[in-house]
This is a predicted structure of a 135-nucleotide RNA (FMN riboswitch aptamer (RFN element)) from Caldibacillus debilis GB1.

RNA sequence: AUUCAUCUUCGGGGCAGGGUGAAAUUCCCGACCGGCGGUGAUAGGACGCAAGGUCCUUAAGCCCGCGAGCCUUUAUGGCAGGAUUUGGUGAGAUUCCAAAGCCGACAGUUACAGUCUGGAUGGGAGAAGAUGAAG
Numbered sequence: 001a002u003u004c005a006u007c008u009u010c011g012g013g014g015c016a017g018g019g020u021g022a023a024a025u026u027c028c029c030g031a032c033c034g035g036c037g038g039u040g041a042u043a044g045g046a047c048g049c050a051a052g053g054u055c056c057u058u059a060a061g062c063c064c065g066c067g068a069g070c071c072u073u074u075a076u077g078g079c080a081g082g083a084u085u086u087g088g089u090g091a092g093a094u095u096c097c098a099a100a101g102c103c104g105a106c107a108g109u110u111a112c113a114g115u116c117u118g119g120a121u122g123g124g125a126g127a128a129g130a131u132g133a134a135g
Stems, first nucleotide, its partner, number of pairs: 002134009017029003031115002033104002035066004043057005061102002069079003084100005106118003
């Protein structure tokens, strides 16, 4: 280095403006937002004369997996739960570049909610660190 144990801290964003209406941040026009891990041809940096190369940071809402909800024998089980194409470059890209699209738990509501209110001063994928042990 790594592994295990314990502890601490951290760990989600968003309807401007307008229309209809008795009533809508729920409908319509339009606006806005994008958790965590992986992958990754991005970008930046370090080493190096340089090249190759190595290392560090960074890089996907819609590729793979996970989390939030519900059930349970309380999990490493079960159920529920969403979405991408076209063109370009290239050996290689659903990740880069360009364009056009699409998606968003549950409960509540004078009217249907990704964005309001609530469960939630909760939980959480996980991240960082400390201590101890093994090595």

Description: Rfam family: FMN riboswitch aptamer (RFN element). A reference for the family is Vitreschak et al. (2002), "Regulation of riboflavin biosynthesis and transport genes in bacteria by transcriptional and translational attenuation", Nucleic Acids Res.